This is a predicted structure of a 77-nucleotide RNA (transfer RNA) from Sulfurovum sp. bin170.
RNA sequence: GCACCCAUAGUUCAGCUGGAUAGAACGCUAGUUUGCGGUACUGGAGGUCACAGGUUCGAAUCCUGUUGGGUGUACCA
Numbered sequence: 001g002c003a004c005c006c007a008u009a010g011u012u013c014a015g016c017u018g019g020a021u022a023g024a025a026c027g028c029u030a031g032u033u034u035g036c037g038g039u040a041c042u043g044g045a046g047g048u049c050a051c052a053g054g055u056u057c058g059a060a061u062c063c064u065g066u067u068g069g070g071u072g073u074a075c076c077a
Base pairs, nucleotide, nucleotide: 001073002072003071004070005069006068007067010026011025012024013023019057028044029043030042031041032040050066051065052064053063054062
């Protein structure tokens, strides 16, 4: 250089054939419980779905480009 794959909450990951308001666990946080803490229970906050553009009535999902990461491969007289 070329080809392929990946990017969703602080972390690890779901998200079906494109369909309305994007979810779980852990973590964080408030309350209840406890003499205090932990555990347990109940609730809450937390997201430009990497970025830009396009297609569509409708995009996390499809297409193009860019950025970052990974794998393979070519060249180095």
Its mean pLDDT, the model's own confidence on a scale to 100, is 82. Its Rfam family is "tRNA". Rfam links the family to the GO term triplet codon-amino acid adaptor activity. Rfam 15.1 lists 5,335,975 matches to the family in 14,413 species. Rfam classes the family as a transfer RNA. Rfam's curators write: Transfer RNA (tRNA) molecules are approximately 80 nucleotides in length.